[in-house]
RNA sequence: UGCUUAUCAAGAGUGGUGGAGGGAAAAGGCCCUGCGAAGCCACAGCAACCGGUUCUCCGAAAGGACAGCGCCAGGUGCUAAAUCCUGCCCAUGGGGCGAAGAUGAGAG
Numbered sequence: 001u002g003c004u005u006a007u008c009a010a011g012a013g014u015g016g017u018g019g020a021g022g023g024a025a026a027a028g029g030c031c032c033u034g035c036g037a038a039g040c041c042a043c044a045g046c047a048a049c050c051g052g053u054u055c056u057c058c059g060a061a062a063g064g065a066c067a068g069c070g071c072c073a074g075g076u077g078c079u080a081a082a083u084c085c086u087g088c089c090c091a092u093g094g095g096g097c098g099a100a101g102a103u104g105a106g107a108g
Stems, first nucleotide, its partner, number of pairs: 003106006013043005021032003027086003044079003048076003051072003055068001056065003083100001087097003
């Protein structure tokens, strides 16, 4: 980089630096932004997946197994607005299906 797969309407910010943009791509909206954008640094937080762990089961023990809830925060990740909205179908639902994207995991 590509492939497969799960989830994506919940949750979570302060300071320093920086100095005009940002919200994935194309386009159209709408929103954030000198009451300071992006980026970088520090600390903090959230809990999606992987991981760990109590309860549970097997076992004399050492250990092993692992559905579910809880807990931890080690590995990634994330910390404005539904993935901010925008395709099709149903119908008025936070519905169903898709495209693209994001994140995790897996096999290469």

This is a predicted structure of a 108-nucleotide RNA (SAM riboswitch aptamer (S box leader)) from Geotalea sp. SG265.